[in-house]
RNA sequence: AGAGUUUGAUCCUGGCUCAGGAUGAACGCUAGCGGCAGGCCUAACACAUGCAAGUCGAGGGGUAACGAUGUCUUCGGACAGUCGACGACCGGCGCACGUGUGAGUAUCGCGUUUGUAACCUGCCUUUAACUGGAGCAUAGCCCGAAGAAAUUCGGAUUAAUACUCCAUAACACUAUGAACUGGCAUCUUUUUAUAGUUAAAGCUCCGGCGGUUAAAGAUGGGCAUGCGUGACAUUAGUUUGUUGGUGAGGUAAAAGCUCACCAAGACUACGAUGUCUAGGGGGUCUGAGAGGAUGGUCCCCCACACUGGUACUGAGACACGGACCAGACUCCUACGGGAGGCAGCAGUGAGGAAUAUUGGUCAAUGGGCGCAAGCCUGAACCAGCCAUGCCGCGUGAAGGAUGACAGCGCUACGCGUUGUAAACUUCUUUUGUACAGGAAGAAACCCUUCUACGUGUAGAAGUUUGACGGUACUGUACGAAUAAGCAUCGGCUAACUCCGUGCCAGCAGCCGCGGUAAUACGGAGGAUGCAAGCGCUAUUCGGAUUUACUGGGCGUAAAGCGCACGUAGGUGGCGAUGUAAGUCACAGGUGAAAGCCCUCGGCUCAACCGAGGAACUGCCUGCGAAACUGCAUUGCUUGAGUCCGGGAGGGGGGAGCGGAAUUCCAAGUGUAGCGGUGAAAUGCGUAGAUACUUGGAGGAACACCGGUGGCGAAGGCGGCUCCCUGGACCGGUACUGACACUGAGGUGCGAAAGCGUGGGUAGCAAACAGGAUUAGAUACCCUGGUAGUCCACGCCGUAAACGAUGGGCACUAGGUGCAGCGGGUGUCGACCCCUGCUGUGCCAGAGUUAACGCAUUAAGUGCCCCGCCUGGGGAGUACGGUCGCAAGGCUGAAACUCAAAGGAAUUGACGGGGGCCCGCACAAGCGGUGGAGCAUGUGGUUCAAUUCGAUGCAACGCGAGGAACCUUACCUGGGUCUGAACUGCGGAGGACAGGUGCAGAGAUGUACCCUUCCCUUCGGGGACUUCCGUAGAGGUGCUGCAUGGCUGUCGUCAGCUCGUGCCGUGAGGUGUUGGGUUAAGUCCCGCAACGAGCGCAACCCCUGCCCUUAGUUACCAGCGAGUCAUGUCGGGGACUUUAGGGGGACUGCCGGCGUCAAGCCGGAGGAAGGUGGGGACGACGUCAAGUCAUCAUGGCCUUUAUGUCCAGGGCUACACACGUGCUACAAUGGGCGGUACAAAGGGUCGCGAAACCGCGAGGUGGAGCCAAUCCCAAAAAGCCGUCCUCAGUUCGGAUUGCAGUCUGCAACUCGACUGCAUGAAGUUGGAAUCGCUAGUAAUCGCGUAUCAGAACGACGCGGUGAAUACGUUCCCGGGCCUUGUACACACCGCCCGUCACAUCACGAAAGUCGGUUGUACCAGAAGCCGGUGUGCCAACCCUUCGGGGGGGCAGCUGUCGAAGGUGUGAUCGGCGAUUGGGGUGAAGUCGUAACAAGGUA
Repeated sequence: AGAGUUUGAUCCUGGCUCAGGAUGAACGCUAGCGGCAGGCCUAACACAUGCAAGUCGAGGGGUAACGAUGUCUUCGGACAGUCGACGACCGGCGCACGUGUGAGUAUCGCGUUUGUAACCUGCCUUUAACUGGAGCAUAGCCCGAAGAAAUUCGGAUUAAUACUCCAUAACACUAUGAACUGGCAUCUUUUUAUAGUUAAAGCUCCGGCGGUUAAAGAUGGGCAUGCGUGACAUUAGUUUGUUGGUGAGGUAAAAGCUCACCAAGACUACGAUGUCUAGGGGGUCUGAGAGGAUGGUCCCCCACACUGGUACUGAGACACGGACCAGACUCCUACGGGAGGCAGCAGUGAGGAAUAUUGGUCAAUGGGCGCAAGCCUGAACCAGCCAUGCCGCGUGAAGGAUGACAGCGCUACGCGUUGUAAACUUCUUUUGUACAGGAAGAAACCCUUCUACGUGUAGAAGUUUGACGGUACUGUACGAAUAAGCAUCGGCUAACUCCGUGCCAGCAGCCGCGGUAAUACGGAGGAUGCAAGCGCUAUUCGGAUUUACUGGGCGUAAAGCGCACGUAGGUGGCGAUGUAAGUCACAGGUGAAAGCCCUCGGCUCAACCGAGGAACUGCCUGCGAAACUGCAUUGCUUGAGUCCGGGAGGGGGGAGCGGAAUUCCAAGUGUAGCGGUGAAAUGCGUAGAUACUUGGAGGAACACCGGUGGCGAAGGCGGCUCCCUGGACCGGUACUGACACUGAGGUGCGAAAGCGUGGGUAGCAAACAGGAUUAGAUACCCUGGUAGUCCACGCCGUAAACGAUGGGCACUAGGUGCAGCGGGUGUCGACCCCUGCUGUGCCAGAGUUAACGCAUUAAGUGCCCCGCCUGGGGAGUACGGUCGCAAGGCUGAAACUCAAAGGAAUUGACGGGGGCCCGCACAAGCGGUGGAGCAUGUGGUUCAAUUCGAUGCAACGCGAGGAACCUUACCUGGGUCUGAACUGCGGAGGACAGGUGCAGAGAUGUACCCUUCCCUUCGGGGACUUCCGUAGAGGUGCUGCAUGGCUGUCGUCAGCUCGUGCCGUGAGGUGUUGGGUUAAGUCCCGCAACGAGCGCAACCCCUGCCCUUAGUUACCAGCGAGUCAUGUCGGGGACUUUAGGGGGACUGCCGGCGUCAAGCCGGAGGAAGGUGGGGACGACGUCAAGUCAUCAUGGCCUUUAUGUCCAGGGCUACACACGUGCUACAAUGGGCGGUACAAAGGGUCGCGAAACCGCGAGGUGGAGCCAAUCCCAAAAAGCCGUCCUCAGUUCGGAUUGCAGUCUGCAACUCGACUGCAUGAAGUUGGAAUCGCUAGUAAUCGCGUAUCAGAACGACGCGGUGAAUACGUUCCCGGGCCUUGUACACACCGCCCGUCACAUCACGAAAGUCGGUUGUACCAGAAGCCGGUGUGCCAACCCUUCGGGGGGGCAGCUGUCGAAGGUGUGAUCGGCGAUUGGGGUGAAGUCGUAACAAGGUA
């Protein structure tokens, strides 16, 4: 410090996720030791048991228990407070500390800073003074009584440091004065005057310890105070003791703290009130910081102590282990009444994912009491439990390669890996076990002795005290001995293989893995990371600049209010003076300690601990500075405004006027249609329409001008005239003197539609009706047509209200238009030219932007103010509030769900987008298919099997170039097992082969006959073969979606790319686009491109002309010979021809066009002319195209079978459907007779002549031929002649019968052919569809491969030999450029909504249940205060001694007052029949809305 994830790829925006740190944690697996810390986060739920606050006899009366001592004793004991002590009691101090918890509390509660001139303070310290006298009771004890108990009552008696009174007394207090000082004020310090009031306690070991008053200190508090300290505005108004005053009361003390009266205030947008949440801080975690989150342990503060209320005592409490009352709960009970409060330490139950021992000691530290000893102390110190965390240590170290045997796992079978790991050798001993030694923490108090001085202090010495603990630590012995796991290994993210599984089981933080070759699941081997831990979960900060102060944005990604006016607020021109609030500097105080940081030190180190420093960014105070901001005062004119003079304008409002057009009405002319559409129909019209003419009525809108022209804040504004009225601009300079900008709330304006009331209504036109279209058509189209559109008044308040761009000011290159007003020059004047301001456009530079783009009219550079945004969906929805007559508007969530949603640009693909171009693509033609019969292939069906594959074009006369057996893979049946064939090894044997017989359908079985070879060094070796054994064979079994190879197709279409350079952030572009041209990315020109490659073309083959060479089997012109005749013969090398080599054609020449080019058109010459014709040749790639059945091959499956052998059957089936063909339907024909002309092939397991036989297929025959020689071989159409004469025929030949031929082991299933006989359908073929552009189509025959035989198929060959092409609008396919896109699996794409089903969360809902709370009233415990107090009462006073006074108490009563009750509201929540929409869910239904002009933008 970043990374993954939206896309085919890119950049951006933007969310989600990860890597880091942390924790009072929990869970899973695992676990050796120690140190230091931590340990109910949940139920402030309920609690058994024990302990947690007592102490003082030097306050008191005393003596229940214990001890001592003494006396007595009947030896059981009794007595004695005399002593140590001491239960209970009176009294003092303490119990308000310490400890726990965080429920409540959004508050002066906390933090920080001040104030207290508005206060208190026990114990402690200092100072001063005092400590005299008297008295009355009461606990206890004793007696009695009630009660189960708790407890209570009565009587008698007694003490005090208990209580009361008197005395004395002030510098204390109260009242009234005086002087002086100080202070911001009330006031106050000091000095006083007078009058009045008020105190005490004793004990003693004689050393002391106490008591009272006053002043002061210290400590601790009370109160007040500035600032800071959560969320929600879907909480906007709150408040009646409320705000203030006067007086009184009250308190330690200010104060509405309380009361009476008076006034009507007080708080609030700088967020009152309400609701929800929450103890606050030091700190802790994180972070670079700023921040964010948090407040457990430790420290400070607060609050609470079963819930609520109340006071008492006291220095201090409204009191955790006190009291009273009420309530709930628990317990005891004799039922009458009582008792209790672990949020103290342990512990229990419950809750929960989850949190410890009913431990030891007061040794230390601290607290209470005490003179002290001491006692108490679950504070504290220790120990126990727990890997909860942090830190440290160990589980051994060194050597050791035959890289060991073996094991696991892998393998290309060679090896590699685990791995120096082990074994083995040497060494060490932390830890462990055993034994031994053994701390620090302890300083003291007390007591004794000594010293010093000021006689009660200081110091010294001695003595005593350890829970932890026989612990830490140290030593010795033993022996590698006792000690390693967890997670991960697709990317992020370090680490890879095998097996199993087969969208199953499962994984997953995100992206995503798994559908038979999973580095992602499970296991294994190996590896990586951390390590006594490792992972997982949860939470939090970070990364996240993803709330942006530091440090973001708003044209199109989320985001500028529709526009203006304006309040608060924020901000604000130039100069001067003052001030000092902000600001800056210095100093002082404070900012507790701990913690963090630095340094040093102590535990062996570290964690941990100690000391010092720094820091604590803050607040307060003082003294200064005066630039800037603020404030005050005073000026200025440039911002702003006013004034004068001009011209421009659909700016606004009102009134009036005008013409064109539509419609309607009337009249006339006139006749059969009009209208409307893609085409129609509805509609109108013979009752006279449409059309034309004339007249009239009425409403609405204003053609041309008209323009990226004008005006307005926006919405918006368009005929003409008048009236009223707003704003801007230009010019002038006179005036005011910052008067300005923005603007939360607020107010106004605000298109269309809509609403209300009343008018109006020509045209248009939602709804509606009809007609069409359509599968449907509640649409698009047509005919009608009502609201509405118009006017007046009033609402609504929204729009893609858009420049998707808030307002203002300033600055920053230009060019060129338009509109308005000027200036200069010039002129008679108008232009032209230069120039200023305002407005409005276009282009473009810097700059900016993700890009597109913006660019002085900024989206550039700055300042000021406002509004708004923070992933998509849910949703602009719900609820609440508010506005509205309603429709609805404004404000505006959450649950849930997804990992995206989005912007710009790129490359493709696509479009019922555009442009250009091509192709038998259409058109123009010729001939077919589709109808018939047959052949053949396919589907389907059937079957034991009808083997398998091919399936739009690009499967279907295809693999198959040839299924009777074989082929053959299928079926039935019969056999066989190292096998029919192959290889290696080991062993045994022998030739193998061949022949014969028998059984059998055959395979096969069985019996017999015959029987070895080669080399040799003579040892043996080799070949062939049989059997046995073992490796392993075999498979047309599966996967063409694991593959190679081969092939099809787009397509013989003209394309597909690269290097370097350049452009772009990038994908990518450029080149390859453009202008021409071509069959062509063919060539030329231009150009930030320059070159190159694969394709095109050419090079190759056939064919067309010529030349040359060579002539046999070919040829025969001339010469010769011969024949009935024939190159038959001699010969010839001319011709034809054969097959070698050359030539020829290149837009080369001429003319025109073209850019002077490429090239095109025409012409000449030429056998051939613009690639002459044909072939071979198929770029990058696409279709997971086809083929595992040609072959090869990974994996899987099978192994007495899915292998192999054999016989028979099947592949040839047949209601049917389709493809491809053949033959026809006839006269351009058919039959018969005669007659002519090819090419290319094949032939010895062959072609087979002549001749003869047969009607014929064919047979006999065998010449010739291994082929330019012989044979197949007849070419056919054609031509000549003749018959048929339009018919189911002399067309057509299917089918069937009979008889044959040939091949073959065999023609039954199931061959071809022949003859005779038979003579079906069919009379030119619906929708639709195919081929072909010249030697082509059409037509005619011939040959070949395969092959024993079996073509109408396939592949070739020649003969005869056309028609047509205007042209590119349309159909199909393709190429280039461009455009749109929400597509990229790429239009066979994407995608929307209803309905149906499942499921989830939410809203509404009659109601119902509960929480909180307001308000009114009832009632009113305890208690304080008040009244009363006739009842009761010790102290003091008076007394006549009876009593009275004073004071007090009980009781009663009044105000207040908790829980409670009643009524009525508010608010929050739970449930709720039913209901509403929403989300989600591989393959449901209906349509096709959107994305292309998405087919109606």
RNAcentral holds the sequence, with entries from SILVA.
This is a predicted structure of a 1497-nucleotide RNA (small-subunit ribosomal RNA) from a metagenome.
It matches the Rfam family "Bacterial small subunit ribosomal RNA".
The prediction has a mean pLDDT of 84.